Small-subunit ribosomal RNA, central domain from a metagenome, 349 nucleotides, folded computationally. The RNAcentral record of the full RNA draws on SILVA. The coordinates come from a structure-prediction model, not an experiment, and the mean pLDDT is 85.
Context: one part of a larger RNA
RNA sequence: CUGGGCGUAAAGCGCGCGUAGGCGGUUUGUUAAGUCAGAUGUGAAAGCCCAAGGCUCAACCUUGGACGUGCAUUUGAAACUGGCAGACUUGAGUACUGGAGGGGAUGGUGGAAUUCCCGGUGUAGAGGUGAAAUUCGUAGAUAUCGGGAGGAAUACCGGUGGCGAAGGCGACCAUCUGGCCAGAUACUGACGCUGAGGUGCGAAAGCGUGGGGAGCAAACAGGAUUAGAUACUCUGUAGUCCACGCCGUAAACGAUGUCAACUAGGUGUUGGGGCGGUCAAUCGUCUCAUUGCCGGAGCUAACGCAUUAAGUUGACCGCCUGGGGAGUACGGUCGCAAGAUUAAAACUC
Numbered sequence: 001c002u003g004g005g006c007g008u009a010a011a012g013c014g015c016g017c018g019u020a021g022g023c024g025g026u027u028u029g030u031u032a033a034g035u036c037a038g039a040u041g042u043g044a045a046a047g048c049c050c051a052a053g054g055c056u057c058a059a060c061c062u063u064g065g066a067c068g069u070g071c072a073u074u075u076g077a078a079a080c081u082g083g084c085a086g087a088c089u090u091g092a093g094u095a096c097u098g099g100a101g102g103g104g105a106u107g108g109u110g111g112a113a114u115u116c117c118c119g120g121u122g123u124a125g126a127g128g129u130g131a132a133a134u135u136c137g138u139a140g141a142u143a144u145c146g147g148g149a150g151g152a153a154u155a156c157c158g159g160u161g162g163c164g165a166a167g168g169c170g171a172c173c174a175u176c177u178g179g180c181c182a183g184a185u186a187c188u189g190a191c192g193c194u195g196a197g198g199u200g201c202g203a204a205a206g207c208g209u210g211g212g213g214a215g216c217a218a219a220c221a222g223g224a225u226u227a228g229a230u231a232c233u234c235u236g237u238a239g240u241c242c243a244c245g246c247c248g249u250a251a252a253c254g255a256u257g258u259c260a261a262c263u264a265g266g267u268g269u270u271g272g273g274g275c276g277g278u279c280a281a282u283c284g285u286c287u288c289a290u291u292g293c294c295g296g297a298g299c300u301a302a303c304g305c306a307u308u309a310a311g312u313u314g315a316c317c318g319c320c321u322g323g324g325g326a327g328u329a330c331g332g333u334c335g336c337a338a339g340a341u342u343a344a345a346a347c348u349c
Stems, first nucleotide, its partner, number of pairs: 003321004007303002012317001014201004021194003025088007033081002035077008049065006091191001092188004096183004103177007110154001115149007125136002162169002206246006215240002221235003257316006265294004270289007298305002322349003331342004
């Protein structure tokens, strides 16, 4: 390489959009590139295979035949793939009527709490811990009441509940805006799927400039503890917040790529719709979409998965190929930097 694989053994890119490419619904006609059949030419000799012969046999040698999977030309076939022309509606999409939602962006408005400031009451402790101390307090703390300032987060509702491609999203109101679901019709007529490169988004931490700073809190410093204490506790700084610009990584996890089809059930959940009963509340049942649990066939090394598949298949992409060295070195690309990405070898077991 072929092959075999990728939930947990090595292996699914963090997630979208999308270029080339690959693949592509039903049907009619046509074409004949792929495909299939025939013919002709060519496919050196030697070798391989078969037959006969020559060295006493054999190896070896000689002669003849076969083979030569291929290529070219030509004559046909038309099922399938492709091309061309036409049609269709089930894939895909558009319009309509409803619906749910922490989906996103911007602006504004609340209440609770912490901290700080001012004032009142009040007096000797308060904090903190396993126990203490550093710390605060007679210059009046802690506690409590009233007033004010400022920042951040939004208790209850809250739920294997909702929304989003993922990261993620939770007070309330307004404006702008993306997607999704159901129903009944009408329309377009394969417009589709995947997607190397590419491009966009992407938690936290970190970086740059300028703001902001209540609480929390790395690093560092001090006080304790301890055999030691690079911890636990106390004080406090970056940071956490906002705007703009970078970074581009995570156990970015369902450790499970995307799309489509098929394959027993049972029971919950959320959002729609239909039917039946009822004055109604509401109940029963069927169905579409979502999200859980249990479980059969089947699969799996087992664990387990099981219509939300890890079952049975198809299309396309990514990735793996013993452990260490190493996700490292060197080089390239990107970055202000931190570093990211691409990615070996010697050697060793």